[in-house]
Predicted 3D model of a 115-nucleotide RNA (c-di-AMP riboswitch aptamer (ydaO/yuaA leader)) from a bovine gut metagenome. RNAcentral holds the sequence, with entries from MGnify.
RNA sequence: UGCUUAAUGCCGCAGUCAGCGGCAGCGGGAGAACCAACUUUGGGGUGUAUCCGCGUACGCGGUAGGAGACCUUCUUCUCCGAACCCGACAGCUAAUCUCGUCAGCGUAAGAGGGA
Numbered sequence: 001u002g003c004u005u006a007a008u009g010c011c012g013c014a015g016u017c018a019g020c021g022g023c024a025g026c027g028g029g030a031g032a033a034c035c036a037a038c039u040u041u042g043g044g045g046u047g048u049a050u051c052c053g054c055g056u057a058c059g060c061g062g063u064a065g066g067a068g069a070c071c072u073u074c075u076u077c078u079c080c081g082a083a084c085c086c087g088a089c090a091g092c093u094a095a096u097c098u099c100g101u102c103a104g105c106g107u108a109a110g111a112g113g114g115a
Base pairs, nucleotide, nucleotide: 001106002105003104004103008024009023010022011021012020013019025101026100027099028098029097030096035091040088042089043086044085045084046083051062052061053060054059065080066079067078068077070114071113072112073111074110075109076108
């Protein structure tokens, strides 16, 4: 100076770099009626991160899906396809309540359309 992501901006305290708090923005969760569903095969949530096959296990191969630098469509290619939480309970959801604002990085090719 930029990218992924909701994960940014400002203010106060603090005082040297770690941290605390507030407001706004952004993104989630809970939660009526109506509607839907029908209760161990437990279920649900954050997240792109789910499912299938082989395999005793660990794992391997694929896959829904996600990322690849102005935006967008198509083709090819590369990478990811994790992790965690709630604890018998959560569909939708007005009022209302509540939580997060981290982390990781320097990033392909061709054709069409747009700015």

The model forms 92% of the base pairs in the Rfam consensus. The coordinates come from a structure-prediction model, not an experiment, and the mean pLDDT is 80.